[in-house]
RNA sequence: GCCCUAGUAGCUUAACUUAUUAAAGCAUUGGUCUUGUAAUCCAAAGAUUGGGGGUUAAAUUCCUCCCUAGCGCC
Numbered sequence: 001g002c003c004c005u006a007g008u009a010g011c012u013u014a015a016c017u018u019a020u021u022a023a024a025g026c027a028u029u030g031g032u033c034u035u036g037u038a039a040u041c042c043a044a045a046g047a048u049u050g051g052g053g054g055u056u057a058a059a060u061u062c063c064u065c066c067c068u069a070g071c072g073c074c
Base pairs, nucleotide, nucleotide: 001073002072004070005069006068007067010026011025012024013023028044029043030042031041050066051065052064053063054062
C1' cells in the first nucleotide's frame, strides 16, 4: 500500500426487503422478601446505533469519505 470483517446502553449480543416508541440478558437504582445478607419477584433509569456527508417521505440498515480494532496478501 491492497483486500476482508467488526464498531449499537457500563459489559455481552439482537434488529427481515429503508416501515411500531432500537429489543434482550448481566450489571446499576428503588421496592418486595429475610433477624440480616444473598437469591427470587416487581418496577425504573440508561443508546446522538464510531464520526461527517449523500439518497429517500422515512436510514442501525443503502452509497461515499474518514477514525478505531482484528485477520490476510505484498

Notes:
This is a predicted structure of a 74-nucleotide RNA (transfer RNA) from Paralepidocephalus yui. The coordinates come from a structure-prediction model, not an experiment, and the mean pLDDT is 81. NCBI's taxonomy places the organism under Eukaryota, Craniata, Teleostomi, Neopterygii, Paralepidocephalus. Rfam family: tRNA.